Predicted 3D model of a 72-nucleotide RNA (transfer RNA) from a Candidatus Yanofskybacteria bacterium. The sequence was found in a public genome assembly. Rfam family: tRNA. Rfam classes the family as a transfer RNA. Lineage of the source: Bacteria > Bacteria candidate phyla > Candidatus Yanofskyibacteriota.

């Protein structure tokens, strides 16, 4: 330099055009003499950045940024 994949909650990941979710972690509560375990609840997101298409974009298109792999 060329090609491909990935980027979504603190972490691991779903979600392939129509209300952004799960598990774990952290927080509060219940239980316990206390801790752990267990149960319940609430919270946590500019969906990497910018633009385009569309009535509507995490999702489709383009550019850029970062990471990983392959070729030379």
């Nucleotide at each position: 330099g060329c090609c491909a994949g990935c980027g979504u909650a603190g972490c691991u990941c779903a979600g392939u055009g129509g209300u952004a979710g799960a598990g774990c972690a952290a927080c509060a509560c219940u239980u316990u003499u206390g801790u752990a375990a267990a149960g319940u609840g609430a919270a946590g997101g500019u969906c990497g950045u910018g633009a385009g298409u569309u009535c509507g974009a995490a999702u489709c298109u383009c550019a850029c940024c970062g990471c990983u792999g392959g070729c030379c």